Transfer RNA from Corynebacterium epidermidicanis, 74 nucleotides, folded computationally.
It matches the Rfam family "tRNA". It is annotated as a transfer RNA. From the family's description: Transfer RNA (tRNA) molecules are approximately 80 nucleotides in length.
The RNAcentral record of the sequence draws on ENA and Rfam.
The coordinates come from a structure-prediction model, not an experiment, and the mean pLDDT is 81.
Lineage of the source: Bacteria > Actinomycetes > Mycobacteriales > Corynebacteriaceae > Corynebacterium.
The same sequence occurs in records of 6 taxa.
RNA sequence: CCCUCCUUAGCUCAGCGGAUCAGAGCAGACGGCUUCUACCCGUAAGGUCGCAGGUUCGAAUCCUGCAGGGGGGG
Numbered sequence: 001c002c003c004u005c006c007u008u009a010g011c012u013c014a015g016c017g018g019a020u021c022a023g024a025g026c027a028g029a030c031g032g033c034u035u036c037u038a039c040c041c042g043u044a045a046g047g048u049c050g051c052a053g054g055u056u057c058g059a060a061u062c063c064u065g066c067a068g069g070g071g072g073g074g
Stems, first nucleotide, its partner, number of pairs: 001073007010026004029043004050066005
């Protein structure tokens, strides 16, 4: 320098045939249960989907550039 894959909640990931309210598990918070702790059960919160543009009535999803990371090649 070239090719390829990934980037979504604190962590691990789904959603990537454009419109459903952006979701699950774990962690943390609160409550229940218990003499207490743990286990278990319940509730709420937590994200402008890596950044910036573009296309579109509408973008996490499509296109372009940039950044970070993994793999391969020279």